[in-house]
C1' cells in the first nucleotide's frame, strides 16, 4: 500500500430507518439489617470524528482516526 472487519455508558452487550439510546456489572443515594453480606427501590452514566443521503441515520454511503485480520511490497 490493497482488500475485510470492529469502534455505543467506567466494563461487557442490546437497539426494522421512527426508543425518553436498553440490559447485566460497577458506582451513588434510600429502605431492610444489631452491622456487614444478600435483597428490595431510586439515581448519574455511551453511539470514535468530519461530511452525505433522507421529514427521520447508533443503523445506509464517503472520508478521517484507532485497533485487528489476509495478501502484497522492501530488505
Nucleotide at each position: 500500500g490493497a482488500c475485510c472487519c470492529u469502534a455505543u455508558c467506567g466494563u461487557c452487550u442490546a437497539a426494522c430507518g421512527g426508543u425518553u439510546a436498553g440490559g447485566a456489572c460497577a458506582u451513588c443515594g434510600c429502605c431492610c439489617u444489631c452491622u456487614c453480606a444478600a435483597g428490595g427501590c431510586g439515581g448519574u452514566a455511551a453511539c470514535a470524528c468530519g461530511g452525505g443521503u433522507u421529514c427521520a441515520a447508533a443503523u445506509c454511503c464517503c472520508g478521517u482516526u484507532a485497533g485487528g485480520g489476509u495478501c502484497g511490497c522492501c530488505a
Molecule: transfer RNA
Organism: Alphaproteobacteria bacterium UBA3864